This is a predicted structure of a 108-nucleotide RNA (Glycine riboswitch aptamer) from Isoptericola sp. QY 916.
[in-house]
């Protein structure tokens, strides 16, 4: 002095599927039209329940090779499968990736 690994910070890159339905619900939300006024009917829009149909790359959850001397049973990865959780216009976020600091632990 210091590879590899592995943590944590910051920046960057990073997909998939409804702009779907309801005589649903709320709104000092908008816009016609009625009405002197209170207010009312529709439309939008936007949240929230719900129903349908989809998506996989947060986390979960399963396993093939192999290991348990063989068998059970146990161990057993992924972007594979599942779809419980999450998502489904754009942003935003997530799995990976990189660059840089930074800390373990350290082969030599």
């Nucleotide at each position: 002095c210091g590879a590899a690994c592995c943590g944590c910070g910051a920046c960057g890159g990073g997909a998939g599927a409804g702009c779907u339905c309801g005589c649903g619900c709320c709104g000092c939300g908008c816009c016609c039209c009625c009405g002197c006024a209170a207010g009312g009917u529709g439309g939008c829009c936007g949240g929230c329940c719900g129903g349908c149909g989809c998506c996989g790359a947060a986390g979960g959850a399963g396993c093939a090779a192999c290991c348990c001397u063989c068998c059970c049973c146990g161990g057993g990865a992924a972007u594979c499968u599942c779809u419980c959780a999450g998502g489904c216009a754009u942003c935003c976020g997530u799995a990976c990736c990189g660059u840089c600091g930074u800390g373990g632990c350290g082969a030599g």
The source organism's lineage runs through Bacteria, Actinomycetota, Micrococcales, Promicromonosporaceae and Isoptericola. The sequence was found by an Rfam model in a public genome assembly.